[in-house]
RNA sequence: AGGUGAGGUGGAGGUCGCGAACUUUAUUAGUAGGCAUAAGUAGAGUGUAGAACUUGUUUAGGUGUGCCGAAAGGAAUUUUCGCCGAAAUGAUAUUUGUUACUACGCAGAUAUUGUUGGGGCUAUACUUAAUAGGUAUAGAACUGUCAUAGCUAAAGCUAUGUUGAGCUACUGACUUU
Numbered sequence: 001a002g003g004u005g006a007g008g009u010g011g012a013g014g015u016c017g018c019g020a021a022c023u024u025u026a027u028u029a030g031u032a033g034g035c036a037u038a039a040g041u042a043g044a045g046u047g048u049a050g051a052a053c054u055u056g057u058u059u060a061g062g063u064g065u066g067c068c069g070a071a072a073g074g075a076a077u078u079u080u081c082g083c084c085g086a087a088a089u090g091a092u093a094u095u096u097g098u099u100a101c102u103a104c105g106c107a108g109a110u111a112u113u114g115u116u117g118g119g120g121c122u123a124u125a126c127u128u129a130a131u132a133g134g135u136a137u138a139g140a141a142c143u144g145u146c147a148u149a150g151c152u153a154a155a156g157c158u159a160u161g162u163u164g165a166g167c168u169a170c171u172g173a174c175u176u177u
Stems, first nucleotide, its partner, number of pairs: 001176004007171005014084001017083005024076002033068006043055003047104004087116012117143002121139007144163001146161006
C1' cells in the first nucleotide's frame, strides 16, 4: 500500500426517519350495557363448530317505547425515552389468553428462517365503526448510499444502474507485496 472475516467502536439519510411510554382532544356512540314497561314465544349463553355446563314456560333471548349510559383498540396532539434492520412482514415450532374441553380462527410472547434502503402518492385486496389509520401487492415519481461515464478550479451537477450482512470514520486479527 492491498486482500480476507456478517471482526470491534462511533456516525449519516429525514421537517411525516423508526419504535415505546405519557398528556389532552375528537371519534367510536347515544353504540355496548343497565333499569322500567308493552306485546309476544321457546329457546338462550363462545369468534365458528362439536362436547359439557349454566339458564329459560315463575316467560328468558329477541322486538317496540322511556330513562340512564360507557370502555378498549385505532387517530391527532404534548412531553420524554430508546434507536438507524431503527422497524415492518411471511413461514415453521413452542407458549399465553379468548369458558374450563377439542379443532380452527383471532390477539400476544419467544426462537429459527425468508423479504423490505427510506418516507409519501395512486390503484386493488384484507383489517377496522370509519372513506381515518394499518398490512400486502403493483405502478409512476421523490430521496439517501455506492459504482460507472460526462461537465466543473472546487463545492457540486447531469445520466444510468445496484441497494442495508450496505455506506462512512477510526481501529484490531490474519495474510500478500

The RNA shown here (Lysine riboswitch aptamer) has 177 nucleotides and comes from Gemella sp. zg-570. Its mean pLDDT, the model's own confidence on a scale to 100, is 81. Rfam family: Lysine riboswitch aptamer. About the family: Riboswitches are metabolite binding domains within certain messenger RNAs that serve as precision sensors for their corresponding targets. The family has 47 seed sequences and 3,224 matches in Rfam 15.1. NCBI's taxonomy places the organism under Bacteria, Bacillota, Caryophanales, Gemellaceae, Gemella. The RNAcentral record of the sequence draws on Rfam.